[in-house]
RNA sequence: GGGCGGUUAGCUCAGUUGGCAGAGCAUACCCCUUACAAGGGUAGGGUCAUCCGUUCGAGCCGGAUACUGCCCA
Numbered sequence: 001g002g003g004c005g006g007u008u009a010g011c012u013c014a015g016u017u018g019g020c021a022g023a024g025c026a027u028a029c030c031c032c033u034u035a036c037a038a039g040g041g042u043a044g045g046g047u048c049a050u051c052c053g054u055u056c057g058a059g060c061c062g063g064a065u066a067c068u069g070c071c072c073a
Base pairs, nucleotide, nucleotide: 001072002071003070004069005068006067007066010025011024012023013022019056027043028042029041030040031039049065050064051063052062053061
């Protein structure tokens, strides 16, 4: 330098026609317990990497850029 993939909550990851963004873990609180752990419940937490474009409407489609993984040179 070229090819392919990835980037979504603090972490690991889903998101199936383009039509209100989710799960587990973690965190806070409540229940349970003499207490702790385990267990049950509630809540908070998001620029969907960034910018531009297409569209009535974009996490999802197109382009560029950044970071990252694998392969080729």

Transfer RNA from an Anaerolineae bacterium, 73 nucleotides, folded computationally. Model confidence (mean pLDDT): 83 of 100. Its Rfam family is "tRNA". Rfam's curators write: Transfer RNA (tRNA) molecules are approximately 80 nucleotides in length. Its family is annotated with triplet codon-amino acid adaptor activity in the Gene Ontology. It was read from a public genome assembly.